[in-house]
Context: one part of a larger RNA
Molecule: small-subunit ribosomal RNA, 3' major domain
Organism: uncultured Thermoanaerobacterales bacterium
């Protein structure tokens, strides 16, 4: 000087408290461990691994396993020889591939001999290749403490020196934010502001928007403790008030200092070294990643009457759409199918549910709950057996609110209700967004957890 203390002081945070809804019990989905397996590819492991990489494993993906094959190779450059490329047929085979047949002679230059470009085949070797190892050799990227308020430097001064001072103190703030004081005076990276969005108004402009308004787009105004009062040290600032759409950083986002964890990633990519080279490379078929006595994490659906079921009526936002979205009409009980208008979309389309009204059920393992299983179908796709999603009929399991413990949340938030998108042929209870409806509580900081500043002790560095 740091770090640490079941030392002290001050302060903050859904940290506790006050509340609301959960998880932990059930069934299922999904990830992980374990076990099993020919293989169940690999990575991630307290917070900060476990609906994580994976924004989507039937084949492909795919890295794993079994079997069948190739060896200058699936891919790159160079040399030589031959042939344009390409299209197509037959046979064998699980396919990769192998064996044969047919069509075809293009482009540029030309001294008409030929040469060249692209592409294909053969041969030789230089080499290719590796999702093989090392994240403790690395770059790049990322997580985390933490959007916490800190981390430093120059000159000066003090100290023999390591270092200190500044950055401590008195107030104040969300903030090393600002004020005052002070052997310090200044400065930098952070904070804040500048950026995006939302809430109000004005102006301008409107096609696809109903003339206007709404709306959309652009520009501008508006909020600054600016005004008043009280407190305060006459300061910073705090509290109250006015006006205002909005009041004290208005709400939300982007933005992550010096550093910590030899944190994560050699499997995004790049890369040193090591290893491999008829294989640890490459092609193909089938299987596996989907196994299942079990354990854990994260979710979905429920256990019902603030509900279930039937009939009727209404209201969004943000997005997507051409090998697409598909109105409408017809068929079907339905998934869906047939025909198909319009729309590269403020024009057409995908397209709401909770809610409200009426009826019924009457507290039951039920008209709750929907797992599981049987049968019959639909869709995508070469192909749904291993291993997809959906529909109908039948079946109707556990479950009557969950032990110890534990999580999220302070307002348009929690809870609840649906909608969209990426990935994607198909596959969503996950993820990322969007709106509808819409609470309760907050005395306070004694305690638990994490953090900041000052101080003190130390046998630690």
């Nucleotide at each position: 000087u740091g770090a640490c203390g079941g030392g002290g002081g001050c302060c903050c945070g859904c940290a506790c408290a006050a509340g609301c809804a959960g998880c932990g019990g059930a069934g299922c989905a999904u990830g992980u461990g374990g076990u099993u397996u020919a293989a169940u590819u690999c990575g991630a492991c307290g917070c900060a691994a476990c609906g994580c990489g994976a924004a989507g494993a039937a084949c492909c993906u795919u890295a794993c396993c079994a079997g069948g094959g190739c060896u200058u190779g699936a891919c790159a450059u160079c040399u030589g020889a031959g042939g344009a490329a390409u299209u197509u047929c037959u046979a064998a085979g699980a396919a990769g591939u192998u064996a044969g047949g047919a069509a075809g002679u293009g482009c540029c230059c030309u001294u008409c001999g030929g040469g060249g470009a692209a592409c294909c085949u053969c041969a030789a070797g230089a080499c290719a290749g590796g999702u093989g190892g090392u994240g403790c050799a690395u770059g790049g990227u990322u997580g985390u403490c933490g959007u916490c308020a800190g981390c430093u430097c120059g000159u000066g001064u003090c100290g023999u020196g390591a270092g200190a001072u500044g950055u401590u103190g008195g107030g104040u703030u969300a903030a090393g934010u600002c004020c005052c004081g002070c052997a310090a005076c200044g400065a930098g990276c952070g904070c804040a502001a500048c950026c995006c969005u939302u809430g109000u108004a004005u102006a301008u402009a409107g096609u696809u928007g109903u003339a206007a308004a709404u709306c959309u787009a652009u520009a501008u105004a508006g909020a600054c403790u600016g005004c008043c009062g009280u407190g305060g040290a006459u300061a910073a600032c705090a509290c109250g008030g006015a006006g205002g759409a909005a009041g004290g950083u208005g709400g939300g986002g982007a933005u992550g200092a010096c550093g910590u964890c030899a944190a994560a990633u050699c499997a995004u990519c790049a890369u040193g070294c090591c290893c491999u080279u008829u294989a640890u490379g490459c092609c193909c078929u089938g299987g596996g990643c989907u196994a299942c006595a079990c354990a854990c994490g994260u979710g979905c659906u429920a256990c019902a009457a603030u509900g279930g079921u039937g009939a009727g009526a209404a209201c969004a936002g943000a997005g997507g759409g051409a090998a697409g979205c598909g109105a409408g009409u017809g068929a079907g009980g339905g998934a869906u199918c047939a025909c198909g208008a319009g729309c590269g979309a403020a024009u057409c389309u995908c397209a709401a549910a909770a809610u409200c009204u009426c009826a019924u059920c009457a507290c039951a393992g039920u008209u709750c709950g929907g797992a599981u299983u049987g049968c019959a179908g639909g869709c995508u796709g070469c192909a749904a057996c291993u291993c997809g999603c959906c529909u109908g009929c039948a079946u109707g399991a556990a479950g009557c609110u969950g032990g110890a413990g534990u999580u999220g949340c302070u307002a348009g938030u929690a809870g609840u209700c649906g909608c969209g998108g990426a990935u994607c042929a198909g596959c969503a209870u996950g993820c990322c967004g969007c709106g509808g409806u819409g609470a309760a509580u907050g005395c306070g900081u004694u305690c638990c957890c994490g953090g900041g500043c000052c101080u003190u002790g130390u046998a630690c560095a």